Two RNAs folded together computationally: RNase P RNA and transfer RNA, 400 nucleotides in total.

RNA sequence: CCAGGUUCUUGAAGUAAUCGCUACAAUGUAGAGGAAAGUCCGGGCACCAUAGGACAUGACGCUGGAUAACGUCCAGGAGCAGUAAUGCUACAGAAAGUGCAACAGAGAGCAGACCGCCAUUUAAUGGCAAGGGUGAAAGGGUGGUGUAAGAGACCACCGCGUCUCUGGUGACAGAGGCGGCACGGCAAACCUCGUCAGGUGCAAGGCCAAGCAGCAACUGGGUUGUCCGCCUAUAGUUGCGGGUAGGCUGCUAGAGGAUAUGGGUAACCAUAUUCCGAGAUAGAUGAUUACAUAAACAGAACUCGGCUUAUCGAGGGCCUGGUUUA
RNA sequence: GAUCCCGUAGCUCAGCUGGAUAGAGCGUCCGCCUCCUAAGCGGAAGGUCAGCAGUUCGAAUCUGCUCGGGGUCA
Numbered sequence: 001c002c003a004g005g006u007u008c009u010u011g012a013a014g015u016a017a018u019c020g021c022u023a024c025a026a027u028g029u030a031g032a033g034g035a036a037a038g039u040c041c042g043g044g045c046a047c048c049a050u051a052g053g054a055c056a057u058g059a060c061g062c063u064g065g066a067u068a069a070c071g072u073c074c075a076g077g078a079g080c081a082g083u084a085a086u087g088c089u090a091c092a093g094a095a096a097g098u099g100c101a102a103c104a105g106a107g108a109g110c111a112g113a114c115c116g117c118c119a120u121u122u123a124a125u126g127g128c129a130a131g132g133g134u135g136a137a138a139g140g141g142u143g144g145u146g147u148a149a150g151a152g153a154c155c156a157c158c159g160c161g162u163c164u165c166u167g168g169u170g171a172c173a174g175a176g177g178c179g180g181c182a183c184g185g186c187a188a189a190c191c192u193c194g195u196c197a198g199g200u201g202c203a204a205g206g207c208c209a210a211g212c213a214g215c216a217a218c219u220g221g222g223u224u225g226u227c228c229g230c231c232u233a234u235a236g237u238u239g240c241g242g243g244u245a246g247g248c249u250g251c252u253a254g255a256g257g258a259u260a261u262g263g264g265u266a267a268c269c270a271u272a273u274u275c276c277g278a279g280a281u282a283g284a285u286g287a288u289u290a291c292a293u294a295a296a297c298a299g300a301a302c303u304c305g306g307c308u309u310a311u312c313g314a315g316g317g318c319c320u321g322g323u324u325u326a
Numbered sequence: 327g328a329u330c331c332c333g334u335a336g337c338u339c340a341g342c343u344g345g346a347u348a349g350a351g352c353g354u355c356c357g358c359c360u361c362c363u364a365a366g367c368g369g370a371a372g373g374u375c376a377g378c379a380g381u382u383c384g385a386a387u388c389u390g391c392u393c394g395g396g397g398u399c400a
Stems, first nucleotide, its partner, number of pairs: 001322011014291006021031004033297001037308002040306005045201004052228004057197005062076005077091001078089004092192002097190002099186002114132002116128004140158006159181001160179008205249004214240005220232003256275008327399007336352004345383001354370005376392005
C1' cells in the first nucleotide's frame, strides 16, 4: 500500500430572528425515531371468585450464566465453511414404535448377483461379495496375512461401541483397556422425552353526565376448546327491536437517562452524584430571512426489553493474508 | 385489537399427503372446412409456481423472513 475480518463511538439536518400550533411549573420552558415501522416474541399494568386438576393445543430443545421475562443476549463445547483472522447452526432422541426414499439398479429393512473371479470337462453345477457398473446413499476405511478365488475369516492403524483414569461446575477433551462390531439417512416425517404456557386486553379498566320500549325462547350461567371439581340461580343467558353516547381519568417519574467508581472475560450488577427532556384525541412542531458541506429510510397514541425489515454517512482500535522498501 | 385464508400461463382455476416433462377451460396464432364469416375439427406457442433464504438426493408442496390481497369476530 492492497484485500479481508471484527469491535467501538457518533450524526442523520443545525444556529439566530419574526409570525403561527400544542402542553406545562406560564409571557418562560419544552415539543417524533434509530428504526417511531412489522405486530414477530416477552413483560409491567388492569379486569374476570375458580389465575384448582386432567386432556387437547402451542412453543422451546448442546452446556453454563445474564435478565422482570423471553423463542433474546453473553461465554464456552461439538459440527461445518474458510489459507487465516473469523463466521454459521430449527444442536434432545433413529436398539420405543410406525413411516419415506421416485427413476436407475441384481439388490434400498433385513437385503442382493448384472458384468465379473475361481473350481470343474467348454454345457451344467457349486463357491465369492474383494474388482466394475447403477445411484444422493450399496452395510465400516487403508495396508497386509490367508485362500481354488475371496471375505473382519485373521492382524496393524483409523472409525464405532463400552469401561476405567485424568482435567473441567458442565457440555466435553485427553490417555488406556476390552469388543470384530447392533449394521446407514431423514424427526423443518408422525412420534418419544424434558421444560414452559388461565384468559382477555388501554377500543383493558374506573368516575361523572345523558337516555329510554319492549317482545320471544331456554334452564341454565360462570373469560381459548373438552371434561372433572367449585360457585351461583328466578337471578341470569340468547335472539329480535328502540333510545342515548359528552366529559374526566388511566396518560407519563420509569425494571428511566447521564457521569464516576467498584466487581465480572462478557452479557450485566452494585454504589454515589445529577437530570426530568411530547402527552395529542377531526389527532399538535409549519412558513419566511440569513449563515451553513448536506444527506437516505421515514411521524409517538399506555409503556418497556428484544427480534426482523428499510436506509445516507463520518471516525477510531485490534487481527489475518499478500506485496514492496528500510 | 384478535383470528383465519389466499398469491400458479393473457384471464378463471386444479395440483399442496415431496418424485424428474406443472395441468384444464376460455383467449392468442396456424392449418382444415366454407363463396366469406361464425360454429366445428386438429395442432402449436405461452410459466423465475408473489420474492428471498433454509431442510432434503430432490420443494409449486415442508420451515422461516419480506411484499401484496381478502374473510370472520369485537
Notes
The prediction has a mean pLDDT of 77.